[in-house]
The prediction has a mean pLDDT of 83. Predicted 3D model of a 72-nucleotide RNA (transfer RNA) from a Candidatus Levyibacteriota bacterium. Rfam family: tRNA. Gene Ontology term of the family: triplet codon-amino acid adaptor activity.
RNA sequence: GCGGGAGUAGUUCAGCGGUAGAAUGUCUCCCUUCCAAGGAGAAGGUCGCCGGUUCAAAUCCGGUCUCCCGCU
Numbered sequence: 001g002c003g004g005g006a007g008u009a010g011u012u013c014a015g016c017g018g019u020a021g022a023a024u025g026u027c028u029c030c031c032u033u034c035c036a037a038g039g040a041g042a043a044g045g046u047c048g049c050c051g052g053u054u055c056a057a058a059u060c061c062g063g064u065c066u067c068c069c070g071c072u
Stems, first nucleotide, its partner, number of pairs: 001071007010024004018055001026042005048064005
């Protein structure tokens, strides 16, 4: 330099055009003499960044940044 993959909640990951989700973690309450475990609820997201297409974009297109793999 070229090609491919990944980037979404604190963390690990789903979601392939139409309300952004799960697990886990955090907080509150219940339970327990206390802790753990268990039960209920809540908070937490500019979907890496910029632009384009569309009535509508995490999703499609272009550019760009970071990481991983391969080739040279």
It was read from a public genome assembly.